Transfer RNA from Caenorhabditis japonica, 73 nucleotides, folded computationally. Rfam family: tRNA.
RNA sequence: GCCUCCCUAGCUCAGUUGGUAGAGCGUGAGACUUUUAAUCUUAAGGUCAGGGGUUCGAGUCCCCUAGGUGGCU
Numbered sequence: 001g002c003c004u005c006c007c008u009a010g011c012u013c014a015g016u017u018g019g020u021a022g023a024g025c026g027u028g029a030g031a032c033u034u035u036u037a038a039u040c041u042u043a044a045g046g047u048c049a050g051g052g053g054u055u056c057g058a059g060u061c062c063c064c065u066a067g068g069u070g071g072c073u
Stems, first nucleotide, its partner, number of pairs: 001072003005068002010025004019056001027043005049065005
C1' cells in the first nucleotide's frame, strides 16, 4: 500500500425482509433471610463510532472519515 470483517447500555453480544432499540452479566431499590450469600421482583442506563446521502421512514441501504481484528505484499 491492497483486501476482508467488526464498531449497538458499564462489559459480552443479538437485532432475520428498512417500520416502537433488546438479552445476559453488572449496578440501584425492594421481597425473602437472625445476617450475608443465593433466589425472586422491579428500575435506571443508548448521539446505534463520527459526518453526509437515499427514503414517507435508516442500527439496517450507499458514500466519506476515524478506530480495531485477520489476511496479502